Record summary
Predicted 3D model of a 186-nucleotide RNA (Lysine riboswitch aptamer) from a Bacillota bacterium.

RNA sequence: GGGUGGGGUAGAGGUGCGGACGGUCAAGAGUAGCGGUGGAGAGAAGGGCAUUGAUGACCCGCCGGGAAAGGGACCUCCGCCGAAGCCUGAGGAUAGCGCUGCUCCUCCGGCUGGGGUCGUGUUGAACAAGCACGAUACUGUCAUCAGUCUUCAAUCCCUUGAGGCUGAUGGUGUGCUAUCUCACAA
Numbered sequence: 001g002g003g004u005g006g007g008g009u010a011g012a013g014g015u016g017c018g019g020a021c022g023g024u025c026a027a028g029a030g031u032a033g034c035g036g037u038g039g040a041g042a043g044a045a046g047g048g049c050a051u052u053g054a055u056g057a058c059c060c061g062c063c064g065g066g067a068a069a070g071g072g073a074c075c076u077c078c079g080c081c082g083a084a085g086c087c088u089g090a091g092g093a094u095a096g097c098g099c100u101g102c103u104c105c106u107c108c109g110g111c112u113g114g115g116g117u118c119g120u121g122u123u124g125a126a127c128a129a130g131c132a133c134g135a136u137a138c139u140g141u142c143a144u145c146a147g148u149c150u151u152c153a154a155u156c157c158c159u160u161g162a163g164g165c166u167g168a169u170g171g172u173g174u175g176c177u178a179u180c181u182c183a184c185a186a
Base pairs, nucleotide, nucleotide: 003184004183005182006181007180008179009178010177011176014081016080017079018078019077020076022075023074024073025072034064035063036062037061038060039059043052044051046099048097049096084112085111086110087109089107090106091105092104093103113139114138116136117135118134119133120132121131122130123129140172141171142170143169144168145167146166147165148164149163151162152161153160154159
C1' cells in the first nucleotide's frame, strides 16, 4: 500500500417509503340509523345466551328531515432508505356476555432493490386507492466482456493501471459507496 473476516458510523437510488385524533376539499349520499304512514306477516342478529317482537319485530313502498367512518386529492409537519409491504405461527385488544370471524398491536421466522404501465384476483360505495400474482419497458447498484477518451498516475515514447462515457450479459438490499476499528495471513 493492498487482501480476508467481524463490528461501528455516515451516505446514495426518486413520480422514493411510511406516519399525523393536523387543516381544506370532493366523494361516501339524499345512503344508513330516526320519525310518520300503508302493506304483509313471524322471528330478528355470523351461531349460543341475554335482550327484544301480534302494543306488529325483520322486510317492502311513499313522505319528512338527514349523518358518519375507513379510503382519496392538496397543504403543512414528523420519521426515514428493509425505508416499507406481504405470508405462516404465537400472544394480546375488540360488541351486553363469552366463541368464531373482521379489524388493530407486538414477537420469532420467511419473501420482495425501487417506482411506473397493463392484465387477473381480492378489499372497497367507487371508474379512487391498497394488497397479491404475472407481463413489460425504465431505473439504482455490483461483477464480467467489448469499444472509446475529454481525465489522472507511472510518465521521453510505446505501454500499463485507475477513472469517465457507450453497449451487451448476469446478479440483487443480510446489498452498494465512503470511512473508523479489531483480528488473521503473507

NCBI's taxonomy places the organism under Bacteria, Bacillati, Bacillota. It was read from a public genome assembly, where an Rfam model found it.